[in-house]
């Protein structure tokens, strides 16, 4: 050159076309003489970028861009 795989919360990762969830981790109550732990509860998402199909897209298509990876 050329083929494939990922891309979602601060961080690891799910979500088979109908209002995005989960452990970790931040906070804040509760709990204790204090710390931790436990329980409760909040806060964070242009779902990598643009465009298409569709009543409707994170999930379909085609393009770009980054990561990985095959083969030369």
């Nucleotide at each position: 050159a050329g083929g494939g795989u990922u891309g979602u919360a601060g961080u690891u990762c799910a979500a088979u076309g109908g209002u995005a969830g989960a452990g970790c981790a931040u906070c804040u109550g509760c709990u204790u003489u204090g710390c931790a732990u436990u329980c409760a509860g909040a806060a964070g998402g242009u779902c990598c970028c643009a465009g298409g199909u569709u009543c409707a897209a994170u999930g379909c298509c085609u393009g770009g861009c980054a990561u990985c990876u095959c083969c030369a």